[in-house]
Context: one part of a larger RNA
Molecule: large-subunit ribosomal RNA, domain IV
Organism: metagenome
RNA sequence: CUCUUCUUAAGGAACUCUGCAAAUUGCCACCGUAACUUCGGAAGAAGGUGGGCCUCCACUGGUGUAGGGACUUGCUCCCGAAGCUGGAGGGGGUCGCAGAGAGCAGGAAGUAGCGACUGUUUACCAAAAACACAGCACUGUGCUAAGUCGUAAGACGACGUAUACGGUGUGACGCCUGCCCGGUGCCGGAAGGUUAAGAGGAGGGGUUAGCCGCAAGGCGAAGCUCUGAAUCGAAGCCCCGGUAAACGGCGGCCGUAACUAUAACGGUCCUAAGGUAGCGAAAUUCCUUGUCGGGUAAGUUCCGACCUGCACGAAUGGCGUAACGACUUCUUCACUGUCUCAAGAAGGGACUCA
Numbered sequence: 001c002u003c004u005u006c007u008u009a010a011g012g013a014a015c016u017c018u019g020c021a022a023a024u025u026g027c028c029a030c031c032g033u034a035a036c037u038u039c040g041g042a043a044g045a046a047g048g049u050g051g052g053c054c055u056c057c058a059c060u061g062g063u064g065u066a067g068g069g070a071c072u073u074g075c076u077c078c079c080g081a082a083g084c085u086g087g088a089g090g091g092g093g094u095c096g097c098a099g100a101g102a103g104c105a106g107g108a109a110g111u112a113g114c115g116a117c118u119g120u121u122u123a124c125c126a127a128a129a130a131c132a133c134a135g136c137a138c139u140g141u142g143c144u145a146a147g148u149c150g151u152a153a154g155a156c157g158a159c160g161u162a163u164a165c166g167g168u169g170u171g172a173c174g175c176c177u178g179c180c181c182g183g184u185g186c187c188g189g190a191a192g193g194u195u196a197a198g199a200g201g202a203g204g205g206g207u208u209a210g211c212c213g214c215a216a217g218g219c220g221a222a223g224c225u226c227u228g229a230a231u232c233g234a235a236g237c238c239c240c241g242g243u244a245a246a247c248g249g250c251g252g253c254c255g256u257a258a259c260u261a262u263a264a265c266g267g268u269c270c271u272a273a274g275g276u277a278g279c280g281a282a283a284u285u286c287c288u289u290g291u292c293g294g295g296u297a298a299g300u301u302c303c304g305a306c307c308u309g310c311a312c313g314a315a316u317g318g319c320g321u322a323a324c325g326a327c328u329u330c331u332u333c334a335c336u337g338u339c340u341c342a343a344g345a346a347g348g349g350a351c352u353c354a
Stems, first nucleotide, its partner, number of pairs: 001349008010340002014338001019335001027051005036041001038172001052094006059087005067079004071074001095099001107333004112328002114325002119131002135170007147156003173320004178250003183247002185243005192238003198232002203227005210219003251269005278312001279309001290306005
C1' cells in the first nucleotide's frame, strides 16, 4: 500500500448519477392504527408499553393416592383432599450498563410514472415499463373441420364437435372506444371489358408426280411438312357494392364584438374524412431551466395548474384505478465513516529472509 472484519469525538447525506455501501429496525404479548378502497384490503400501517430471577396469593387445565359415591361386582365407572405437572394473572422483593441479555429474525412514511395482479426472460454484462396472463373483440372452421407436420402412408387437432378448435389484436377492473371505405387488404357480385393452355384451321410457305418450254426456267395436284387469321375459351384483373377491435388516415388561408385582447360568427380553397371524449412541456414539448403556484436559504429534477400538443388521442386502445413491484422519480423521519477528515484495532496478502 491492498483485501476482509470491527470501533470512533462533534456534525449527520454536507458524499454521490443515486443514501451506492453501511448503519438503523428486527422476536413475543398487549394497547393503538390514517388517507384511500374493487369492502377483501391498506395493516406488522404508523406509534407506544412490557419481557430476567426469587417469593407469596388467588384462579384454572391434566394426572391422580387416601377417601367418598354408583351399579352391570369388574384389572369397572364417576367425584376427588394430597402429591406431581401445565397455563395465564396479581402483590412483594432482588441483580446488572443491558432480562427477545449471545446467534438467527421488517427501517418507516408520503408523492408521482409505468405495468392490474402471482408468474416469465437475454445459461455467461440488461429482470424491466419487455413477454405472459385472466378478461375483451375480430376472424376462420359443420367434421375426412379449419390449421399444422410429412414426398407419401400417416399423425396431431381430438377419441374433441361452434359454451369446440385454429389465427390475429388488445390486455384485471371502472367509464368509454368518435369521423373517414378515396388508397391497400379481405368479403360478396356477376352484366360488360380484358385474358392462358386448349379447341379451331381461313390463309401463307417448303418439297414434287405431272404439265409447259429448244434451253434457262415457270406453273404445280395428292401426300408429308413448317406456319397460321377469325371464332369458342376459366379464375384473375378492370368493374359494382360491403367492411376500420382490417392495414391505415383524421387540413389550410383571410376577416369579424363599442379599450385592448380574443373570436361564439362569416368568407374561401382542398379532402375519403378533417382529431370527438378524455388527457396534455407528458417514458411524447424542439424552442425550454416555457409561465404561474407549491416545496428549499437557494430546486435544469419533483408535485399542482395553464395549453402556444415542433410531433397525445381512443383495443397499433384513451383516461382513471384499490392491491401488488429486488421497476423508475421526488420528499420527509429515523439512522449512520457516504462525507467534513480522517484515526485506530485484528487478521490475510504485499515486502525481507529461510